Background
Model confidence (mean pLDDT): 80 of 100. The RNA shown here (transfer RNA) has 72 nucleotides and comes from Candidatus Methanolliviera hydrocarbonicum. Lineage of the source: Archaea > Methanobacteriota > Candidatus Methanoliparales > Candidatus Methanollivieraceae > Candidatus Methanolliviera. Its Rfam family is "tRNA". Gene Ontology term of the family: triplet codon-amino acid adaptor activity. The family's RNA type in Rfam is transfer RNA.
RNA sequence: GCCGAGGUAGGGUAGUGGUUAUCCUGAGGGACUGUGGAUCCCUCGACCCGAGUUCAAGUCUCGGCCCCGGCC
Numbered sequence: 001g002c003c004g005a006g007g008u009a010g011g012g013u014a015g016u017g018g019u020u021a022u023c024c025u026g027a028g029g030g031a032c033u034g035u036g037g038a039u040c041c042c043u044c045g046a047c048c049c050g051a052g053u054u055c056a057a058g059u060c061u062c063g064g065c066c067c068c069g070g071c072c
Base pairs, nucleotide, nucleotide: 001071002070003069004068006066007065010025011024012023018055026044027043028042029041030040031039048064049063050062051061052060
């Protein structure tokens, strides 16, 4: 340099163009308990950046940045 896959809560992860963006973990609070753990309930927290298409974009298109793999 070329080709391919990817970037979503603190960490991991799902997501047919339209539901309040999913689940696990984490954090905070509560129930339970002699204490703790486990379990249950509630809450908090995210779409890499820019442009385009569209009534509507995490999703489609283009450019950039980062990361992984392959080729040279």
RNAcentral holds the sequence, with entries from ENA.